RNA sequence: AAUUGUUCUCAGGGCGGGGUGUAAUUCCCCACCGGCGGUUAUAGCCCGCGAGCGGCCUCAAGGUGAGGUGUCAGCAGAUACUGGUGAAAUUCCAGAGCCGACGGUCAUAGUCCGGAUGAGAGAGAGCUUCG
Numbered sequence: 001a002a003u004u005g006u007u008c009u010c011a012g013g014g015c016g017g018g019g020u021g022u023a024a025u026u027c028c029c030c031a032c033c034g035g036c037g038g039u040u041a042u043a044g045c046c047c048g049c050g051a052g053c054g055g056c057c058u059c060a061a062g063g064u065g066a067g068g069u070g071u072c073a074g075c076a077g078a079u080a081c082u083g084g085u086g087a088a089a090u091u092c093c094a095g096a097g098c099c100g101a102c103g104g105u106c107a108u109a110g111u112c113c114g115g116a117u118g119a120g121a122g123a124g125a126g127c128u129u130c131g
Stems, first nucleotide, its partner, number of pairs: 005127006016030004031111002033100002035049004044098002052075002054072001055069006079096001081095004102114003
């Protein structure tokens, strides 16, 4: 310096108050939260990625379970927002709006419990390698 390989570490936040009810942190009113990389400038809602579900494959099978797969165009999300500053911002400031896997539950869940002491986009460090 950051080309290659490798090891290790890290890698998700949030229900507080009131109402109704036999029962709700799940409904109603107010409140609260925002993974990773990119971008002329800082992003839940601009582009892309990840976990989850589903699909497909293999094995076992009584129910159904275990493992694998992103060269699977599926679920798959939300502002063509308004004003301001600026060379530059759907990213900042002011205001308004919107979104949030699956299974469980005395009652419908972004916030509770569970798979999960898991996995992982990726970040950092050491060694190695290259110049």

The RNA shown here (FMN riboswitch aptamer (RFN element)) has 131 nucleotides and comes from Octadecabacter algicola. Taxonomically the source falls in Octadecabacter (Bacteria, Pseudomonadota, Alphaproteobacteria, Rhodobacterales). Its Rfam family is "FMN riboswitch aptamer (RFN element)". Its family is annotated with FMN binding in the Gene Ontology. Rfam describes the family as follows. The RFN element is a highly conserved domain that is found frequently in the 5'-untranslated regions of prokaryotic mRNAs that encode for flavin mononucleotide (FMN) biosynthesis and transport proteins. The prediction has a mean pLDDT of 78.